[in-house]
Context: one part of a larger RNA
RNA sequence: UGACGGGCGCCCGCACAAGCAGUGGAGUAUGUGGAUUAAUUCGAAGCAACGCGAAGAACCUUACCAGGUCUUGACAUCGUAUGCAUAGCUCAGAGAUGAUUGAAAUCUCUUCGGAGACAUAUACACAGGUGGUGCAUGGUCGUCCCCAGCUAGUGUCGUGAGAUGUUGGGUCAACUCCCGCAACGAGGGCAACCCUUAUUGUUAGUUGCUAGGCAAGAGCACUCUAGCAGGAUUGCCGUUGACAAAACGGAGGGAGGUGGAGAUGAAGUCAAAUCCUCAUGCCCCUUAUGGCCUGGGCCUCACACGUCCUACAAUGGCUGUCAACAGAGGGAAGCAAAGCCGCGAGGGGGACCGAACCCCUAAAAGCAGUCUUAGUUCGGAUUGUAGGCUGCAACCCGCCUACAUGAAGUCGGAAUUGCUAGUAAUCGCAGAUCAGCAUGCUGCGGUGAAUACGUUCCCGGGCCU
Numbered sequence: 001u002g003a004c005g006g007g008c009g010c011c012c013g014c015a016c017a018a019g020c021a022g023u024g025g026a027g028u029a030u031g032u033g034g035a036u037u038a039a040u041u042c043g044a045a046g047c048a049a050c051g052c053g054a055a056g057a058a059c060c061u062u063a064c065c066a067g068g069u070c071u072u073g074a075c076a077u078c079g080u081a082u083g084c085a086u087a088g089c090u091c092a093g094a095g096a097u098g099a100u101u102g103a104a105a106u107c108u109c110u111u112c113g114g115a116g117a118c119a120u121a122u123a124c125a126c127a128g129g130u131g132g133u134g135c136a137u138g139g140u141c142g143u144c145c146c147c148a149g150c151u152a153g154u155g156u157c158g159u160g161a162g163a164u165g166u167u168g169g170g171u172c173a174a175c176u177c178c179c180g181c182a183a184c185g186a187g188g189g190c191a192a193c194c195c196u197u198a199u200u201g202u203u204a205g206u207u208g209c210u211a212g213g214c215a216a217g218a219g220c221a222c223u224c225u226a227g228c229a230g231g232a233u234u235g236c237c238g239u240u241g242a243c244a245a246a247a248c249g250g251a252g253g254g255a256g257g258u259g260g261a262g263a264u265g266a267a268g269u270c271a272a273a274u275c276c277u278c279a280u281g282c283c284c285c286u287u288a289u290g291g292c293c294u295g296g297g298c299c300u301c302a303c304a305c306g307u308c309c310u311a312c313a314a315u316g317g318c319u320g321u322c323a324a325c326a327g328a329g330g331g332a333a334g335c336a337a338a339g340c341c342g343c344g345a346g347g348g349g350g351a352c353c354g355a356a357c358c359c360c361u362a363a364a365a366g367c368a369g370u371c372u373u374a375g376u377u378c379g380g381a382u383u384g385u386a387g388g389c390u391g392c393a394a395c396c397c398g399c400c401u402a403c404a405u406g407a408a409g410u411c412g413g414a415a416u417u418g419c420u421a422g423u424a425a426u427c428g429c430a431g432a433u434c435a436g437c438a439u440g441c442u443g444c445g446g447u448g449a450a451u452a453c454g455u456u457c458c459c460g461g462g463c464c465u
Stems, first nucleotide, its partner, number of pairs: 007465001009463005015455002019419005026310002029307005034301002042053002064296007073126001077125001079122005088101001090099003107116003128285002131283003137279002139274002142270001144268001150187002153184002155164003168179003194262001196260002199230007208220003236250005312412001316371006329360003334353001340347002378409001383404007425447007
């Protein structure tokens, strides 16, 4: 000078408290540990690993295992020779690959010498490695933390390390601002500038909107779309305060004191993570730790943990009815409508649409009936049968449908999580990945609460000592 203290003082945060809904008990999904295995590829490990890398393991992916195979190689550059090519058909094989065949005979440029592309053969340098080291590294990224801190110039003080500034009195979300002060001014952070949302005006009206039997045609007031502009600055009033900064209350206002949300993450900490994105030093392999192929594995299962989903029911289940009502996205090797067939998954059909035009495209809610507290008309696991879809191919190992089957489960011990408002809770919809596969992830809207006395205590953080 820091760090630490079951030292002191001050302050903050869904940190506690006050509430709401959960997890921990059940079944399933998924990740991990462990065990197993020929292999169950590798990484991630308190918070900050564990629905994480993986925005999608049947083959491929794929890095693992078994077997079959290749050795200048699947890929790059270079020398020499050849132009019999390559492709296609047939046969053998699990395939990689190997053999046979024969049509056409070269593609581009040309100064007609040749040059280039491609293929084959051969030689040497080399290729190749998801092999090791993240404790050799770059880059990227997590975390403390959206916490208010971090730093240096000049000056001053101290023998010096260093101190001061940055401490003190107030105030703030904030080293935010004011006042004081041996300090003065400054930089990176804070805030603002950016995007979005809430309000108004204006400009522009097609594919949008409006009137109507439909269309043609008309109009642009409204909704909306998308450009520009206004608006919020403690501006005004009052009280408190140190005549300050500011706080509290009020008016007006669509919005009030950072209006809500996002992007943005200082100096540093953890030899934090990643050599399996990529790049890269060094080490290692080189008829193999490289390359190709088929099949298997990553999907195992006594058990343990994490994260979800579905439930245990009446604020409910089931049946019927009502043309109830969104937002944000996606669509051409695509989204796919209507009418038709099927109980259904789906089939068939193919209109319109490269989209404010057409399609994907709502559910919970409401109304009526029934069930009457039961392991049930709750719950849906598991299993059987019959089908559908994608795809060379659903046995290992996909998703969906119908019929039958109808497990555990009656609200969960110790413990523990999230959330302060359009939030929690609850309801569905879309997208990325993707042939197919979503209880995951990322977004979107619908319905829509309760509580906060307060800071003694738990946890984390900041300042002073």

Description
A computed fold for a 465-nucleotide part of an RNA from an uncultured bacterium, annotated as small-subunit ribosomal RNA, 3' major domain. It matches the Rfam family "Bacterial small subunit ribosomal RNA". Rfam links the family to the GO terms ribosome and structural constituent of ribosome. RNAcentral holds the full RNA, with entries from ENA and SILVA.